RNA sequence: UGGUGUAGCUCAGUCGGUAGAGCACUUCACUCGUAAUGAAGAGGUCGCAGGUUCAAGUCCUGUCUCCAG
Numbered sequence: 001u002g003g004u005g006u007a008g009c010u011c012a013g014u015c016g017g018u019a020g021a022g023c024a025c026u027u028c029a030c031u032c033g034u035a036a037u038g039a040a041g042a043g044g045u046c047g048c049a050g051g052u053u054c055a056a057g058u059c060c061u062g063u064c065u066c067c068a069g
Stems, first nucleotide, its partner, number of pairs: 001068003005064001008023004017054001025041005047063005
C1' cells in the first nucleotide's frame, strides 16, 4: 500500500430496503438396530467505535485481527 472479517465450520448477500445456503447440531419419520434418506427446528451485536440516511452487512471516518507486497 492492497485485500480480508457475516451462524460452530466453509462461504453467499444485486442499486442501501427488515440476513441466507451447504456441512455440523437437535427432534421426528423410516429400520430388528446403525448408517443413509426424508421432514421439521434451533443457532447472528454482520470484528470494534463513530458518522450520513426515513432506512446501513452494503456508503464515509477511525481502529483492531489475519493474508499478500

Transfer RNA from Bacillus tuaregi, 69 nucleotides, folded computationally. Rfam family: tRNA. Rfam describes the family as follows. Transfer RNA (tRNA) molecules are approximately 80 nucleotides in length. The coordinates come from a structure-prediction model, not an experiment, and the mean pLDDT is 82. Taxonomically the source falls in Bacillus (Bacteria, Bacillati, Caryophanales, Bacillaceae).